[in-house]
RNA sequence: GUCCUGCUAGCGCAAUGGCAGCGCGUCAGACUUCUAUAUAUUGAAAUCUGAAGGUUGCCGGUUCGAGUCCGGCGUAGGAUG
Numbered sequence: 001g002u003c004c005u006g007c008u009a010g011c012g013c014a015a016u017g018g019c020a021g022c023g024c025g026u027c028a029g030a031c032u033u034c035u036a037u038a039u040a041u042u043g044a045a046a047u048c049u050g051a052a053g054g055u056u057g058c059c060g061g062u063u064c065g066a067g068u069c070c071g072g073c074g075u076a077g078g079a080u081g
Base pairs, nucleotide, nucleotide: 001080002079003078004077005076006075007074010024011023012022013021018064026051027050028049029048030047032045033044034043036041057073058072059071060070061069
């Protein structure tokens, strides 16, 4: 230089051109157990429920409609000479 693959929430990943979701994590609540103590209460853990959190890497194009298709750029990894 050329070619291929990826880029989506804090992290890991989904989503047939038709409401952007799941798991973990975070926050709040419920409940149980344990812990310290002086009963109130303190700290920790399991389970359950709920919530917050996104310029879908960037700029354009196609389309009634784009995370998805097309072009350019960026970035990461790989292949090749």
Predicted 3D model of an 81-nucleotide RNA (transfer RNA) from Hypoxylon sp. EC38.
Rfam family: tRNA. The family's RNA type in Rfam is transfer RNA.
The prediction has a mean pLDDT of 83.
RNAcentral holds the sequence, with entries from ENA and Rfam.
RNAcentral records the identical sequence in 2 taxa.